[in-house]
A computed fold for a 74-nucleotide RNA from Candidatus Magasanikbacteria bacterium RIFCSPHIGHO2_02_FULL_48_18, annotated as transfer RNA. Model confidence (mean pLDDT): 80 of 100.
RNA sequence: GCGCAUCUAGCUCAGUUGGUUAGAGCACCUCAUUUACACUGAGGGGGUCAGGAGUUCGAAUCUCUUGAUGCGCA
Numbered sequence: 001g002c003g004c005a006u007c008u009a010g011c012u013c014a015g016u017u018g019g020u021u022a023g024a025g026c027a028c029c030u031c032a033u034u035u036a037c038a039c040u041g042a043g044g045g046g047g048u049c050a051g052g053a054g055u056u057c058g059a060a061u062c063u064c065u066u067g068a069u070g071c072g073c074a
Base pairs, nucleotide, nucleotide: 001073002072003071004070005069006068007067010026011025012024013023019057028044029043030042031041032040050066051065052064053063054062
C1' cells in the first nucleotide's frame, strides 16, 4: 500500500431479508430480609447502536466516507 472482518449499557453479547418504544446476563443504586455481611426477593438508573453524510414514510440494519481494533497478502 491492497483486501477482509469487527465496532450496540461499566464488562460480555443478542438484536436480519429496514417497521410497535433498543434488549439479556453480570456489574451498579434503593428497599425488604439479617445483630451485621453474604445469599435470596422486589424495584430502579444507565445507550443518541464508533463519528459524519446519503437513500427511505421509516435506518442499529442499506450506501458512501472517516476513525479504531484484529487477520491476511505484498
Source information: It matches the Rfam family "tRNA". By type it is a transfer RNA. Taxonomically the source falls in Candidatus Magasanikiibacteriota (Bacteria, Bacteria candidate phyla).